[in-house]
RNA sequence: UAGUUAUUAAGAAAGGCAGAGGGAAUAGACCUGUUGAAGCCUUAGCAACCCUUUAAAACUAAAGAAGGUGCUACGUUCUACCAUUAAUUAUGGACAGAUAACAC
Numbered sequence: 001u002a003g004u005u006a007u008u009a010a011g012a013a014a015g016g017c018a019g020a021g022g023g024a025a026u027a028g029a030c031c032u033g034u035u036g037a038a039g040c041c042u043u044a045g046c047a048a049c050c051c052u053u054u055a056a057a058a059c060u061a062a063a064g065a066a067g068g069u070g071c072u073a074c075g076u077u078c079u080a081c082c083a084u085u086a087a088u089u090a091u092g093g094a095c096a097g098a099u100a101a102c103a104c
Base pairs, nucleotide, nucleotide: 001103003102004101005100006099007098008097013043014042015041016040017039021032022031023030026080027079028078029077044072045071046070049068050067051064052063053062054061055060076096081093082092083091084090
């Protein structure tokens, strides 16, 4: 970054700097924030994609957490498009986004 595959209802916060926004973008809703948002740094934690070990290998499973990422309000906060539905509702799916591995 434009592609492929997988996952996306679980889980896990304190401190310092900073100083008004933030929850991807658009619209609406709902939240959140001067009792300190975003961002940056430190430490801690969560998870287990890559990874390590074992089961001969592969598949798969179990265990682990040193290393590479990621994450630590609200389901990816909810809705928007499609199907089912009498429906303002609900359920499922798609799109988009995010993360990982690969690829370019």
Description
This is a predicted structure of a 104-nucleotide RNA (SAM riboswitch aptamer (S box leader)) from Lutibacter flavus. RNAcentral holds the sequence, with entries from Ribocentre. It matches the Rfam family "SAM riboswitch aptamer (S box leader)". Gene Ontology term of the family: regulation of gene expression. About the family: The SAM riboswitch is found upstream of a number of genes which code for proteins involved in methionine or cysteine biosynthesis in Gram-positive bacteria. The coordinates come from a structure-prediction model, not an experiment, and the mean pLDDT is 81.